[in-house]
Context: one part of a larger RNA
RNA sequence: CGUUGAAAUUUGAGGGGGCUCAUUUUUAGUACGAGAGGACCAAAAUGAAUAAACCUCUAGUGUACCAGCUGUCCUACCAAGGGCACAGCUGGGUAGCUACGUUUAGUUUAGAUAAGCGCUGAAAGCAUAUAAGCGCGAAGCUGUCCCCAAGAUUAGAUUUCGUUAUAGGCUCCCGGGAGACGACCGGGUUGAUAGGCGGUAGGUGUAAGGCCAGCAAUGGCUUGAGCCGAGCCGUACUAAUAGCCAAUUUCUA
Numbered sequence: 001c002g003u004u005g006a007a008a009u010u011u012g013a014g015g016g017g018g019c020u021c022a023u024u025u026u027u028a029g030u031a032c033g034a035g036a037g038g039a040c041c042a043a044a045a046u047g048a049a050u051a052a053a054c055c056u057c058u059a060g061u062g063u064a065c066c067a068g069c070u071g072u073c074c075u076a077c078c079a080a081g082g083g084c085a086c087a088g089c090u091g092g093g094u095a096g097c098u099a100c101g102u103u104u105a106g107u108u109u110a111g112a113u114a115a116g117c118g119c120u121g122a123a124a125g126c127a128u129a130u131a132a133g134c135g136c137g138a139a140g141c142u143g144u145c146c147c148c149a150a151g152a153u154u155a156g157a158u159u160u161c162g163u164u165a166u167a168g169g170c171u172c173c174c175g176g177g178a179g180a181c182g183a184c185c186g187g188g189u190u191g192a193u194a195g196g197c198g199g200u201a202g203g204u205g206u207a208a209g210g211c212c213a214g215c216a217a218u219g220g221c222u223u224g225a226g227c228c229g230a231g232c233c234g235u236a237c238u239a240a241u242a243g244c245c246a247a248u249u250u251c252u253a
Stems, first nucleotide, its partner, number of pairs: 001151001005161006014148004020048007032037001050105005058099004065092005070085006109143003116136004168245004172188005193239003196235005202228003209222005
């Protein structure tokens, strides 16, 4: 830009992906074979690699969430803290993101076939799967399964709304499990979209101050305390002000 206003839900021309493999057990030490050895078919289990999704478990990260520790400077000093030292070092760790973790998947078959195996059967009184005709037959082909998909310009379909100030959309703003930017998704006061605040899950592990014991270092009680980022529930305190576009034109009758 087109698809002759818009929104939602779709059909599927066409395209892509997938289809895997191994071992063990039973059948069965059976068929077969002198023996040695040793099946087809069928049933089941376990696993490998691969792929997708996810974070309940396990594990990793988690640059300032908690605690411990060293040196030094500062807050006049004590105590308590702050800065710097690779995130100063060490031990843990929420959300998120991950795999080493969890779950799931490769099923069912249908049609037409290849090699191959056949039926009927002449040419050629026989024979012959082939010449007419008819079957079986593969992880392969076309479908069945999953994904994309109407620029499929043949631009599809259904439902609903709307055409003079309305349907709807956009800018802008608050944000995001979305993201390089666009885009996508949620929200914009008729509001829980983000922040704040309250509660809570969860993390760390018993704060400071005070009191008690001890000469003191230190320990105990107050106390599972204090502190806390992303999670969950709630709450308009703060910020979501305001504005724009929008359904024709031409020709012929």